[in-house]
RNA sequence: GGACCCGUGGCUCAGCGGUUAGAGCACUCGGUUCACAUCCGAGGGGUCGCUGGUUCGAAUCCAGCCGGGUCCAC
Numbered sequence: 001g002g003a004c005c006c007g008u009g010g011c012u013c014a015g016c017g018g019u020u021a022g023a024g025c026a027c028u029c030g031g032u033u034c035a036c037a038u039c040c041g042a043g044g045g046g047u048c049g050c051u052g053g054u055u056c057g058a059a060u061c062c063a064g065c066c067g068g069g070u071c072c073a074c
Base pairs, nucleotide, nucleotide: 001072002071003070004069005068006067007066010025011024012023013022018056027043028042029041030040031039049065050064051063052062053061
C1' cells in the first nucleotide's frame, strides 16, 4: 500500500428501510432471608464511531474519514 470483516447502553450481542432502539449479564431500589447468595418485582443508563449523500422516512442503503481485527503485498 491492497482486500475483507467489525464498530449499537458498563460488558457480550440482537435488530438488515417505517411503530416506542432491544435482550442477557452488570448497576440501583424494593420483596424474600437472622444475614449473604439464589429467586421475584421495579428502575436508571445508548440519539446506533464521525461527516456528508440517497429517501417521504436510515442503526439499517451509498461515499469519505477514524478506530480494531484477519489476510496479501513491499

A computed fold for a 74-nucleotide RNA from a Vulcanimicrobiaceae bacterium, annotated as transfer RNA.
The sequence is in RNAcentral, with records from ENA.
The organism belongs to Vulcanimicrobiaceae, within Bacteria.
The coordinates come from a structure-prediction model, not an experiment, and the mean pLDDT is 82.
Its Rfam family is "tRNA". Gene Ontology term of the family: triplet codon-amino acid adaptor activity.